[in-house]
RNA sequence: GCCGCUGUGGUGGAAUUGGCAGACGCAAGGGAUUUAAAAUCCCUCGAACGCGAGUUCGUGUCGGUUCGAGCCCGACCAGCGGCA
Repeated sequence: GCCGCUGUGGUGGAAUUGGCAGACGCAAGGGAUUUAAAAUCCCUCGAACGCGAGUUCGUGUCGGUUCGAGCCCGACCAGCGGCA
RNA backbone atom coordinates (compact mmCIF):
# COMPACT_ATOMS: atom_id res chain seq x y z
P G A 1 -0.36 3.66 3.58
O5' G A 1 -0.81 2.83 2.31
C5' G A 1 -0.68 3.34 0.99
C4' G A 1 -0.69 2.23 0.00
C3' G A 1 -1.93 1.36 0.00
O3' G A 1 -2.99 1.94 -0.74
C1' G A 1 0.00 0.00 0.00
P C A 2 -4.49 1.75 -0.30
O5' C A 2 -4.84 0.27 -0.71
C5' C A 2 -4.83 -0.13 -2.07
C4' C A 2 -5.02 -1.63 -2.19
C3' C A 2 -6.21 -2.21 -1.47
O3' C A 2 -7.43 -2.03 -2.17
C1' C A 2 -4.30 -3.52 -1.01
P C A 3 -8.78 -1.89 -1.38
O5' C A 3 -9.04 -3.36 -0.83
C5' C A 3 -9.26 -4.44 -1.71
C4' C A 3 -9.37 -5.74 -0.95
C3' C A 3 -10.36 -5.78 0.20
O3' C A 3 -11.70 -5.92 -0.24
C1' C A 3 -8.35 -6.77 0.89
P G A 4 -12.89 -5.28 0.64
O5' G A 4 -13.00 -6.29 1.86
C5' G A 4 -13.35 -7.65 1.66
C4' G A 4 -13.15 -8.47 2.91
C3' G A 4 -13.92 -8.00 4.14
O3' G A 4 -15.28 -8.39 4.12
C1' G A 4 -11.71 -8.52 4.74
P C A 5 -16.37 -7.46 4.84
O5' C A 5 -16.15 -7.78 6.38
C5' C A 5 -16.36 -9.09 6.89
C4' C A 5 -15.90 -9.20 8.33
C3' C A 5 -16.50 -8.20 9.29
O3' C A 5 -17.79 -8.56 9.73
C1' C A 5 -14.17 -8.29 9.62
P U A 6 -18.84 -7.43 10.08
O5' U A 6 -18.27 -6.80 11.41
C5' U A 6 -18.21 -7.58 12.61
C4' U A 6 -17.44 -6.86 13.69
C3' U A 6 -17.98 -5.50 14.11
O3' U A 6 -19.08 -5.61 14.99
C1' U A 6 -15.65 -5.37 13.84
P G A 7 -20.18 -4.44 15.01
O5' G A 7 -19.43 -3.26 15.78
C5' G A 7 -18.95 -3.45 17.11
C4' G A 7 -18.21 -2.22 17.58
C3' G A 7 -19.10 -0.98 17.76
O3' G A 7 -18.71 -0.25 18.92
C1' G A 7 -17.31 -0.50 16.28
P U A 8 -19.53 -0.47 20.24
O5' U A 8 -21.01 -0.10 19.81
C5' U A 8 -21.36 1.27 19.56
C4' U A 8 -22.83 1.46 19.71
C3' U A 8 -23.38 1.26 21.13
O3' U A 8 -23.23 2.45 21.91
C1' U A 8 -24.76 0.13 19.56
P G A 9 -22.44 2.38 23.27
O5' G A 9 -23.58 1.97 24.30
C5' G A 9 -23.35 2.10 25.70
C4' G A 9 -24.21 3.24 26.27
C3' G A 9 -24.05 3.39 27.76
O3' G A 9 -24.11 4.75 28.11
C1' G A 9 -26.31 2.98 27.23
P G A 10 -22.82 5.43 28.72
O5' G A 10 -22.42 4.49 29.94
C5' G A 10 -21.25 4.81 30.73
C4' G A 10 -20.82 3.64 31.57
C3' G A 10 -20.71 2.32 30.84
O3' G A 10 -19.50 2.23 30.10
C1' G A 10 -21.81 2.01 32.91
P U A 11 -19.44 1.33 28.77
O5' U A 11 -19.59 -0.17 29.25
C5' U A 11 -18.55 -0.80 29.99
C4' U A 11 -18.93 -2.23 30.31
C3' U A 11 -19.39 -3.06 29.13
O3' U A 11 -18.31 -3.58 28.36
C1' U A 11 -20.90 -3.34 30.92
P G A 12 -18.55 -3.96 26.80
O5' G A 12 -19.36 -5.33 26.88
C5' G A 12 -18.72 -6.53 27.35
C4' G A 12 -19.68 -7.69 27.41
C3' G A 12 -20.38 -8.06 26.11
O3' G A 12 -19.57 -8.80 25.22
C1' G A 12 -21.94 -8.06 27.87
P G A 13 -19.72 -8.62 23.61
O5' G A 13 -21.29 -8.81 23.36
C5' G A 13 -21.90 -10.07 23.54
C4' G A 13 -23.41 -9.96 23.44
C3' G A 13 -23.94 -9.51 22.09
O3' G A 13 -23.99 -10.57 21.16
C1' G A 13 -25.00 -8.29 23.81
P A A 14 -24.42 -10.29 19.63
O5' A A 14 -26.01 -10.37 19.78
C5' A A 14 -26.82 -9.83 18.78
C4' A A 14 -28.26 -9.89 19.24
C3' A A 14 -29.25 -9.34 18.23
O3' A A 14 -29.60 -10.34 17.29
C1' A A 14 -29.70 -8.42 20.34
P A A 15 -29.48 -10.05 15.73
O5' A A 15 -30.62 -8.97 15.51
C5' A A 15 -31.95 -9.25 15.88
C4' A A 15 -32.74 -7.97 16.00
C3' A A 15 -32.75 -7.10 14.75
O3' A A 15 -33.77 -7.53 13.87
C1' A A 15 -32.31 -5.77 16.67
P U A 16 -33.77 -7.22 12.27
O5' U A 16 -32.38 -7.74 12.05
C5' U A 16 -31.39 -8.03 11.32
C4' U A 16 -31.25 -7.59 9.88
C3' U A 16 -30.76 -8.67 8.98
O3' U A 16 -31.23 -8.43 7.66
C1' U A 16 -29.09 -7.04 9.19
P U A 17 -31.49 -9.71 6.70
O5' U A 17 -32.76 -9.31 5.80
C5' U A 17 -32.57 -8.65 4.57
C4' U A 17 -33.78 -7.78 4.28
C3' U A 17 -33.88 -6.52 5.10
O3' U A 17 -34.41 -5.44 4.32
C1' U A 17 -35.78 -7.86 5.49
P G A 18 -33.44 -4.41 3.76
O5' G A 18 -33.67 -3.12 4.68
C5' G A 18 -33.08 -3.01 5.93
C4' G A 18 -33.72 -1.93 6.78
C3' G A 18 -35.21 -2.09 6.95
O3' G A 18 -35.58 -1.54 8.22
C1' G A 18 -34.77 -0.04 5.90
P G A 19 -36.44 -2.48 9.21
O5' G A 19 -37.54 -1.46 9.74
C5' G A 19 -37.15 -0.30 10.49
C4' G A 19 -38.36 0.44 10.99
C3' G A 19 -39.47 -0.43 11.55
O3' G A 19 -40.09 0.25 12.63
C1' G A 19 -40.30 0.83 9.72
P C A 20 -39.51 -0.05 14.11
O5' C A 20 -39.47 1.43 14.71
C5' C A 20 -40.62 2.25 14.75
C4' C A 20 -40.70 2.99 16.06
C3' C A 20 -39.47 2.85 16.96
O3' C A 20 -39.26 4.08 17.68
C1' C A 20 -41.40 2.03 18.08
P A A 21 -38.03 4.91 17.34
O5' A A 21 -36.76 4.01 17.66
C5' A A 21 -36.47 3.69 19.01
C4' A A 21 -35.63 2.46 19.05
C3' A A 21 -35.21 2.03 20.44
O3' A A 21 -36.20 1.22 21.03
C1' A A 21 -33.33 2.05 19.01
P G A 22 -36.34 1.08 22.59
O5' G A 22 -35.06 0.27 23.07
C5' G A 22 -34.86 -1.08 22.68
C4' G A 22 -33.43 -1.49 22.89
C3' G A 22 -33.00 -1.55 24.34
O3' G A 22 -33.29 -2.84 24.86
C1' G A 22 -31.34 -0.49 22.99
P A A 23 -33.76 -2.91 26.42
O5' A A 23 -34.78 -4.15 26.33
C5' A A 23 -35.86 -4.12 25.43
C4' A A 23 -36.05 -5.46 24.75
C3' A A 23 -35.81 -6.67 25.65
O3' A A 23 -36.95 -6.98 26.43
C1' A A 23 -34.71 -6.96 23.56
P C A 24 -36.78 -7.16 28.01
O5' C A 24 -35.70 -8.32 28.16
C5' C A 24 -35.95 -9.62 27.66
C4' C A 24 -34.72 -10.49 27.80
C3' C A 24 -33.98 -10.31 29.11
O3' C A 24 -34.58 -11.04 30.15
C1' C A 24 -32.43 -10.27 27.32
P G A 25 -34.30 -10.71 31.67
O5' G A 25 -32.83 -11.27 31.89
C5' G A 25 -31.89 -10.55 32.63
C4' G A 25 -30.50 -11.10 32.39
C3' G A 25 -29.43 -10.55 33.31
O3' G A 25 -29.40 -11.27 34.53
C1' G A 25 -28.71 -10.35 31.08
P C A 26 -29.46 -10.51 35.90
O5' C A 26 -27.99 -9.87 35.97
C5' C A 26 -26.85 -10.70 35.85
C4' C A 26 -25.58 -9.88 35.69
C3' C A 26 -25.43 -8.73 36.68
O3' C A 26 -24.97 -9.16 37.95
C1' C A 26 -24.91 -7.98 34.52
P A A 27 -25.50 -8.42 39.24
O5' A A 27 -24.90 -6.94 39.10
C5' A A 27 -23.51 -6.72 39.19
C4' A A 27 -23.15 -5.30 38.83
C3' A A 27 -23.87 -4.23 39.65
O3' A A 27 -23.28 -4.01 40.92
C1' A A 27 -23.99 -3.67 37.38
P A A 28 -24.20 -3.66 42.16
O5' A A 28 -24.78 -2.23 41.80
C5' A A 28 -23.92 -1.11 41.66
C4' A A 28 -24.69 0.12 41.21
C3' A A 28 -25.90 0.50 42.07
O3' A A 28 -25.52 1.18 43.25
C1' A A 28 -26.51 0.58 39.81
P G A 29 -26.41 0.94 44.55
O5' G A 29 -27.71 1.82 44.29
C5' G A 29 -27.61 3.23 44.09
C4' G A 29 -28.94 3.84 43.72
C3' G A 29 -30.11 3.48 44.62
O3' G A 29 -30.11 4.23 45.83
C1' G A 29 -30.76 3.24 42.39
P G A 30 -30.74 3.49 47.18
O5' G A 30 -32.32 3.49 46.90
C5' G A 30 -33.01 4.71 46.79
C4' G A 30 -34.46 4.48 46.38
C3' G A 30 -35.27 3.53 47.26
O3' G A 30 -35.69 4.13 48.48
C1' G A 30 -35.66 3.01 45.01
P G A 31 -35.85 3.21 49.79
O5' G A 31 -37.11 2.28 49.48
C5' G A 31 -38.39 2.87 49.38
C4' G A 31 -39.40 1.88 48.81
C3' G A 31 -39.70 0.66 49.65
O3' G A 31 -40.55 0.94 50.75
C1' G A 31 -39.44 0.02 47.40
P A A 32 -40.46 -0.01 52.09
O5' A A 32 -41.09 -1.40 51.60
C5' A A 32 -42.45 -1.46 51.25
C4' A A 32 -42.82 -2.87 50.78
C3' A A 32 -42.55 -3.98 51.76
O3' A A 32 -43.57 -4.09 52.73
C1' A A 32 -41.76 -4.61 49.63
P U A 33 -43.19 -4.42 54.28
O5' U A 33 -42.60 -5.89 54.23
C5' U A 33 -43.40 -6.98 53.84
C4' U A 33 -42.56 -8.21 53.64
C3' U A 33 -41.66 -8.58 54.81
O3' U A 33 -42.38 -9.30 55.80
C1' U A 33 -40.42 -8.66 52.80
P U A 34 -42.26 -8.87 57.32
O5' U A 34 -40.77 -9.24 57.71
C5' U A 34 -40.32 -10.59 57.70
C4' U A 34 -38.85 -10.68 58.07
C3' U A 34 -38.44 -9.89 59.30
O3' U A 34 -38.73 -10.61 60.49
C1' U A 34 -36.89 -9.50 57.56
P U A 35 -39.46 -9.87 61.72
O5' U A 35 -38.33 -8.89 62.25
C5' U A 35 -38.68 -7.84 63.15
C4' U A 35 -37.42 -7.25 63.75
C3' U A 35 -36.34 -6.89 62.76
O3' U A 35 -36.54 -5.59 62.26
C1' U A 35 -35.41 -8.13 64.54
P A A 36 -36.35 -5.39 60.66
O5' A A 36 -34.79 -5.58 60.46
C5' A A 36 -33.87 -4.65 61.03
C4' A A 36 -32.45 -5.16 60.90
C3' A A 36 -32.04 -5.57 59.49
O3' A A 36 -31.63 -4.46 58.72
C1' A A 36 -31.41 -7.25 61.01
P A A 37 -31.89 -4.52 57.12
O5' A A 37 -31.19 -5.87 56.67
C5' A A 37 -30.04 -5.83 55.85
C4' A A 37 -29.25 -7.10 55.96
C3' A A 37 -29.28 -8.01 54.75
O3' A A 37 -28.47 -7.52 53.70
C1' A A 37 -29.44 -9.29 56.72
P A A 38 -28.99 -7.64 52.22
O5' A A 38 -28.84 -9.18 51.88
C5' A A 38 -27.55 -9.77 51.79
C4' A A 38 -27.65 -11.28 51.74
C3' A A 38 -28.48 -11.85 50.61
O3' A A 38 -27.74 -11.94 49.40
C1' A A 38 -29.11 -12.89 52.64
P A A 39 -28.47 -11.56 48.02
O5' A A 39 -29.62 -12.66 47.88
C5' A A 39 -29.29 -14.02 47.64
C4' A A 39 -30.50 -14.92 47.80
C3' A A 39 -31.70 -14.57 46.94
O3' A A 39 -31.59 -15.08 45.62
C1' A A 39 -32.41 -14.85 49.15
P U A 40 -32.12 -14.23 44.37
O5' U A 40 -33.70 -14.14 44.62
C5' U A 40 -34.50 -15.33 44.61
C4' U A 40 -35.91 -15.02 45.05
C3' U A 40 -36.62 -13.92 44.28
O3' U A 40 -37.15 -14.40 43.06
C1' U A 40 -36.93 -13.57 46.59
P C A 41 -37.19 -13.44 41.81
O5' C A 41 -38.40 -12.46 42.15
C5' C A 41 -39.72 -12.96 42.32
C4' C A 41 -40.64 -11.88 42.84
C3' C A 41 -40.64 -10.57 42.07
O3' C A 41 -41.43 -10.64 40.90
C1' C A 41 -40.50 -10.11 44.38
P C A 42 -41.06 -9.78 39.63
O5' C A 42 -41.49 -8.31 40.06
C5' C A 42 -42.85 -8.02 40.33
C4' C A 42 -43.04 -6.60 40.80
C3' C A 42 -42.37 -5.53 39.94
O3' C A 42 -43.12 -5.21 38.77
C1' C A 42 -41.91 -5.12 42.20
P C A 43 -42.35 -4.77 37.47
O5' C A 43 -41.88 -3.30 37.82
C5' C A 43 -42.84 -2.28 38.06
C4' C A 43 -42.18 -1.02 38.58
C3' C A 43 -41.09 -0.43 37.71
O3' C A 43 -41.59 0.30 36.60
C1' C A 43 -40.38 -0.46 39.95
P U A 44 -40.72 0.38 35.27
O5' U A 44 -39.53 1.35 35.68
C5' U A 44 -39.77 2.68 36.08
C4' U A 44 -38.52 3.33 36.61
C3' U A 44 -37.35 3.42 35.63
O3' U A 44 -37.49 4.51 34.74
C1' U A 44 -36.57 2.70 37.74
P C A 45 -36.96 4.25 33.22
O5' C A 45 -35.38 4.13 33.41
C5' C A 45 -34.63 5.20 33.93
C4' C A 45 -33.21 4.76 34.22
C3' C A 45 -32.47 4.15 33.05
O3' C A 45 -31.89 5.15 32.22
C1' C A 45 -32.19 2.80 34.98
P G A 46 -32.16 5.02 30.62
O5' G A 46 -30.91 5.86 30.06
C5' G A 46 -29.61 5.50 30.40
C4' G A 46 -28.62 6.27 29.55
C3' G A 46 -28.79 7.78 29.59
O3' G A 46 -28.08 8.36 30.68
C1' G A 46 -28.77 7.10 27.34
P A A 47 -28.70 9.63 31.40
O5' A A 47 -28.47 10.79 30.32
C5' A A 47 -27.15 11.17 29.94
C4' A A 47 -27.20 12.26 28.90
C3' A A 47 -28.02 13.48 29.27
O3' A A 47 -27.32 14.37 30.10
C1' A A 47 -28.57 12.80 27.09
P A A 48 -28.14 15.31 31.10
O5' A A 48 -28.75 16.44 30.16
C5' A A 48 -27.88 17.29 29.40
C4' A A 48 -28.67 18.15 28.44
C3' A A 48 -29.83 18.91 29.06
O3' A A 48 -29.42 20.10 29.70
C1' A A 48 -30.56 17.85 27.09
P C A 49 -30.26 20.59 31.00
O5' C A 49 -31.63 21.11 30.39
C5' C A 49 -31.65 22.18 29.46
C4' C A 49 -33.02 22.33 28.82
C3' C A 49 -34.18 22.46 29.81
O3' C A 49 -34.28 23.76 30.38
C1' C A 49 -34.76 20.96 28.08
P G A 50 -34.74 23.87 31.93
O5' G A 50 -36.27 23.39 31.90
C5' G A 50 -37.23 24.15 31.21
C4' G A 50 -38.57 23.45 31.20
C3' G A 50 -39.10 23.01 32.55
O3' G A 50 -39.62 24.08 33.33
C1' G A 50 -39.43 21.30 30.99
P C A 51 -39.26 24.16 34.89
O5' C A 51 -39.88 22.82 35.49
C5' C A 51 -39.46 22.34 36.77
C4' C A 51 -40.63 21.71 37.51
C3' C A 51 -41.32 20.57 36.77
O3' C A 51 -40.68 19.35 37.04
C1' C A 51 -42.94 22.11 37.60
P G A 52 -40.50 18.23 35.85
O5' G A 52 -41.99 17.84 35.45
C5' G A 52 -42.80 17.07 36.32
C4' G A 52 -44.24 17.07 35.85
C3' G A 52 -44.46 16.47 34.47
O3' G A 52 -44.68 15.07 34.54
C1' G A 52 -45.52 18.58 34.61
P A A 53 -44.21 14.08 33.34
O5' A A 53 -45.38 14.24 32.25
C5' A A 53 -46.67 13.66 32.47
C4' A A 53 -47.66 14.23 31.48
C3' A A 53 -47.31 14.02 30.02
O3' A A 53 -47.71 12.77 29.53
C1' A A 53 -47.90 16.29 30.40
P G A 54 -46.73 11.78 28.75
O5' G A 54 -45.85 12.77 27.90
C5' G A 54 -46.23 13.16 26.58
C4' G A 54 -45.71 14.54 26.27
C3' G A 54 -44.58 14.62 25.28
O3' G A 54 -45.05 14.61 23.93
C1' G A 54 -44.07 15.97 27.16
P U A 55 -44.15 14.00 22.77
O5' U A 55 -43.07 15.14 22.52
C5' U A 55 -43.47 16.41 22.02
C4' U A 55 -42.29 17.36 21.97
C3' U A 55 -41.07 16.84 21.22
O3' U A 55 -41.17 17.01 19.82
C1' U A 55 -40.40 17.77 23.30
P U A 56 -40.48 15.93 18.83
O5' U A 56 -38.95 16.28 18.97
C5' U A 56 -38.43 17.52 18.49
C4' U A 56 -37.03 17.76 18.99
C3' U A 56 -36.01 16.70 18.62
O3' U A 56 -35.53 16.82 17.29
C1' U A 56 -35.77 17.26 20.89
P C A 57 -35.04 15.49 16.50
O5' C A 57 -33.70 15.10 17.25
C5' C A 57 -32.52 15.87 17.08
C4' C A 57 -31.46 15.50 18.10
C3' C A 57 -30.85 14.12 17.97
O3' C A 57 -29.88 14.03 16.93
C1' C A 57 -31.33 14.55 20.24
P G A 58 -29.68 12.61 16.18
O5' G A 58 -29.10 11.66 17.32
C5' G A 58 -27.78 11.87 17.82
C4' G A 58 -27.49 10.89 18.95
C3' G A 58 -27.53 9.43 18.56
O3' G A 58 -26.32 8.99 17.97
C1' G A 58 -28.74 9.77 20.57
P U A 59 -26.30 8.13 16.61
O5' U A 59 -25.98 6.66 17.13
C5' U A 59 -24.85 6.39 17.97
C4' U A 59 -24.49 4.93 17.91
C3' U A 59 -23.98 4.45 16.55
O3' U A 59 -22.97 3.47 16.76
C1' U A 59 -25.84 3.16 17.18
P G A 60 -21.87 3.16 15.62
O5' G A 60 -20.75 4.22 16.01
C5' G A 60 -20.27 4.31 17.37
C4' G A 60 -19.02 5.13 17.38
C3' G A 60 -19.06 6.40 16.56
O3' G A 60 -19.64 7.48 17.25
C1' G A 60 -17.12 5.19 16.04
P U A 61 -20.55 8.52 16.50
O5' U A 61 -19.52 9.36 15.66
C5' U A 61 -18.54 10.16 16.31
C4' U A 61 -17.75 10.94 15.29
C3' U A 61 -18.57 11.67 14.23
O3' U A 61 -19.07 12.91 14.70
C1' U A 61 -16.84 10.49 13.18
P C A 62 -20.48 13.47 14.13
O5' C A 62 -20.13 13.91 12.65
C5' C A 62 -19.13 14.86 12.40
C4' C A 62 -18.86 14.99 10.92
C3' C A 62 -20.07 15.14 10.03
O3' C A 62 -20.59 16.46 10.04
C1' C A 62 -18.60 13.56 9.07
P G A 63 -22.08 16.70 9.51
O5' G A 63 -21.90 16.58 7.93
C5' G A 63 -22.94 16.13 7.13
C4' G A 63 -22.41 15.75 5.76
C3' G A 63 -23.45 15.20 4.82
O3' G A 63 -24.19 16.22 4.17
C1' G A 63 -21.62 13.74 4.85
P G A 64 -25.79 16.07 4.09
O5' G A 64 -25.99 14.94 3.00
C5' G A 64 -25.44 15.10 1.70
C4' G A 64 -25.50 13.81 0.92
C3' G A 64 -26.88 13.21 0.72
O3' G A 64 -27.61 13.86 -0.31
C1' G A 64 -25.35 11.51 1.30
P U A 65 -29.20 13.89 -0.25
O5' U A 65 -29.64 12.38 -0.55
C5' U A 65 -29.36 11.81 -1.81
C4' U A 65 -29.83 10.37 -1.84
C3' U A 65 -31.29 10.17 -1.45
O3' U A 65 -32.16 10.44 -2.53
C1' U A 65 -29.91 8.57 -0.36
P U A 66 -33.45 11.33 -2.27
O5' U A 66 -34.37 10.45 -1.33
C5' U A 66 -34.84 9.18 -1.77
C4' U A 66 -35.42 8.41 -0.63
C3' U A 66 -36.46 9.14 0.21
O3' U A 66 -37.74 9.17 -0.42
C1' U A 66 -34.96 7.98 1.62
P C A 67 -38.58 10.55 -0.40
O5' C A 67 -39.06 10.64 1.09
C5' C A 67 -39.72 11.82 1.58
C4' C A 67 -40.28 11.55 2.94
C3' C A 67 -39.34 10.89 3.93
O3' C A 67 -38.48 11.83 4.57
C1' C A 67 -41.39 9.75 3.95
P G A 68 -36.95 11.45 4.77
O5' G A 68 -36.99 10.24 5.79
C5' G A 68 -37.41 10.44 7.13
C4' G A 68 -37.58 9.10 7.84
C3' G A 68 -36.34 8.23 7.90
O3' G A 68 -35.46 8.61 8.95
C1' G A 68 -38.21 6.93 7.25
P A A 69 -33.90 8.52 8.69
O5' A A 69 -33.62 6.94 8.56
C5' A A 69 -33.91 6.07 9.63
C4' A A 69 -32.78 5.10 9.83
C3' A A 69 -31.46 5.73 10.24
O3' A A 69 -30.73 4.83 11.08
C1' A A 69 -31.15 4.59 8.21
P G A 70 -30.91 4.96 12.66
O5' G A 70 -29.83 3.97 13.25
C5' G A 70 -28.44 4.29 13.18
C4' G A 70 -27.61 3.04 13.20
C3' G A 70 -27.59 2.25 11.89
O3' G A 70 -26.59 2.74 11.02
C1' G A 70 -28.05 0.79 13.68
P C A 71 -26.89 2.91 9.45
O5' C A 71 -27.22 1.44 8.95
C5' C A 71 -26.23 0.41 9.07
C4' C A 71 -26.82 -0.91 8.65
C3' C A 71 -27.28 -0.97 7.19
O3' C A 71 -26.96 -2.26 6.62
C1' C A 71 -29.10 -1.46 8.67
P C A 72 -25.78 -2.33 5.56
O5' C A 72 -26.34 -1.41 4.37
C5' C A 72 -27.12 -1.97 3.31
C4' C A 72 -27.32 -0.96 2.20
C3' C A 72 -26.10 -0.11 1.85
O3' C A 72 -25.21 -0.79 0.99
C1' C A 72 -28.01 1.28 2.04
P C A 73 -23.62 -0.52 1.09
O5' C A 73 -23.49 0.92 0.44
C5' C A 73 -23.78 1.14 -0.94
C4' C A 73 -23.49 2.57 -1.33
C3' C A 73 -22.17 3.14 -0.88
O3' C A 73 -21.10 2.75 -1.74
C1' C A 73 -23.87 4.70 -0.38
P G A 74 -19.63 2.57 -1.13
O5' G A 74 -19.16 4.06 -0.89
C5' G A 74 -18.99 4.92 -2.01
C4' G A 74 -18.57 6.31 -1.57
C3' G A 74 -17.41 6.41 -0.62
O3' G A 74 -16.17 6.27 -1.29
C1' G A 74 -19.13 7.81 0.14
P A A 75 -14.93 5.55 -0.55
O5' A A 75 -14.42 6.72 0.44
C5' A A 75 -13.91 7.92 -0.11
C4' A A 75 -13.77 8.97 0.98
C3' A A 75 -12.95 8.58 2.19
O3' A A 75 -11.55 8.68 1.95
C1' A A 75 -14.94 9.60 2.91
P C A 76 -10.58 7.62 2.64
O5' C A 76 -10.62 8.07 4.17
C5' C A 76 -10.10 9.33 4.55
C4' C A 76 -10.57 9.69 5.93
C3' C A 76 -10.07 8.82 7.08
O3' C A 76 -8.73 9.11 7.45
C1' C A 76 -12.37 9.26 7.38
P C A 77 -7.84 7.95 8.10
O5' C A 77 -8.46 7.79 9.56
C5' C A 77 -8.42 8.86 10.48
C4' C A 77 -9.07 8.46 11.79
C3' C A 77 -8.57 7.17 12.40
O3' C A 77 -7.33 7.31 13.07
C1' C A 77 -10.93 7.22 12.52
P A A 78 -6.29 6.09 13.09
O5' A A 78 -6.97 5.08 14.11
C5' A A 78 -7.13 5.45 15.47
C4' A A 78 -7.94 4.40 16.21
C3' A A 78 -7.46 2.97 16.08
O3' A A 78 -6.36 2.68 16.92
C1' A A 78 -9.79 3.05 15.78
P G A 79 -5.32 1.53 16.45
O5' G A 79 -6.11 0.17 16.73
C5' G A 79 -6.47 -0.19 18.07
C4' G A 79 -7.37 -1.42 18.06
C3' G A 79 -6.83 -2.64 17.33
O3' G A 79 -5.88 -3.37 18.09
C1' G A 79 -9.08 -2.29 16.74
P C A 80 -4.72 -4.18 17.32
O5' C A 80 -5.48 -5.41 16.67
C5' C A 80 -6.12 -6.37 17.50
C4' C A 80 -6.92 -7.34 16.66
C3' C A 80 -6.19 -8.05 15.54
O3' C A 80 -5.35 -9.11 15.97
C1' C A 80 -8.26 -7.29 14.76
P G A 81 -4.06 -9.47 15.14
O5' G A 81 -4.60 -10.11 13.77
C5' G A 81 -5.24 -11.36 13.81
C4' G A 81 -5.88 -11.69 12.48
C3' G A 81 -4.96 -11.77 11.27
O3' G A 81 -4.19 -12.95 11.22
C1' G A 81 -6.90 -10.59 10.69
P G A 82 -2.78 -12.99 10.47
O5' G A 82 -3.14 -12.88 8.93
C5' G A 82 -3.79 -13.97 8.30
C4' G A 82 -4.23 -13.61 6.90
C3' G A 82 -3.14 -13.22 5.92
O3' G A 82 -2.45 -14.34 5.39
C1' G A 82 -4.90 -11.68 5.74
P C A 83 -0.92 -14.25 4.94
O5' C A 83 -0.97 -13.34 3.63
C5' C A 83 -1.61 -13.82 2.45
C4' C A 83 -1.62 -12.77 1.37
C3' C A 83 -0.27 -12.18 1.00
O3' C A 83 0.50 -13.03 0.15
C1' C A 83 -1.85 -10.45 1.24
P A A 84 2.09 -13.01 0.24
O5' A A 84 2.50 -11.57 -0.32
C5' A A 84 2.30 -11.27 -1.69
C4' A A 84 2.51 -9.80 -1.94
C3' A A 84 3.90 -9.25 -1.61
O3' A A 84 4.86 -9.53 -2.62
C1' A A 84 2.24 -7.80 -0.74
Predicted 3D model of an 84-nucleotide RNA (transfer RNA) from an uncultured Clostridia bacterium. Its mean pLDDT, the model's own confidence on a scale to 100, is 80. It matches the Rfam family "tRNA". Gene Ontology term of the family: triplet codon-amino acid adaptor activity. It was read from a public genome assembly.